[in-house]
Description:
The RNA shown here (c-di-GMP-I riboswitch aptamer) has 74 nucleotides and comes from a soil metagenome. Its Rfam family is "c-di-GMP-I riboswitch aptamer". Rfam's curators write: GEMM was predicted in a large-scale screen for bacterial structured RNA regulatory elements. The coordinates come from a structure-prediction model, not an experiment, and the mean pLDDT is 88.
RNA sequence: GACAAUGGCAAACCCGCCGUGAGGCGGGGACGCAAAGCCACGGAGCUCCUCCUGGAGCCAGCCGAGCUGCCGAA
Numbered sequence: 001g002a003c004a005a006u007g008g009c010a011a012a013c014c015c016g017c018c019g020u021g022a023g024g025c026g027g028g029g030a031c032g033c034a035a036a037g038c039c040a041c042g043g044a045g046c047u048c049c050u051c052c053u054g055g056a057g058c059c060a061g062c063c064g065a066g067c068u069g070c071c072g073a074a
Stems, first nucleotide, its partner, number of pairs: 001071001008033002013028006031061001037067002041064003045058005
C1' cells in the first nucleotide's frame, strides 16, 4: 500500500461437541480483512465467585504496545 500478482484468513448464521458462563473446538458458510498471522503486556468490553477491599476467567475481527510474514507500482 497500487484498477498488480501468487495466495491466505473467515463475520453473522446453522449443525455437532466442550464449558456454570463469557466463550472455545470441528464442519458448513462469507460479512469483510494488507497482517482478520502470533501474543493477555496496558486499556475497553464480557463471564463466574465473593468476605465488595477483592479473586478467577473470556476476548487478538475493539484500541494501543511487542514479535514475525507475502508482493513490489508510487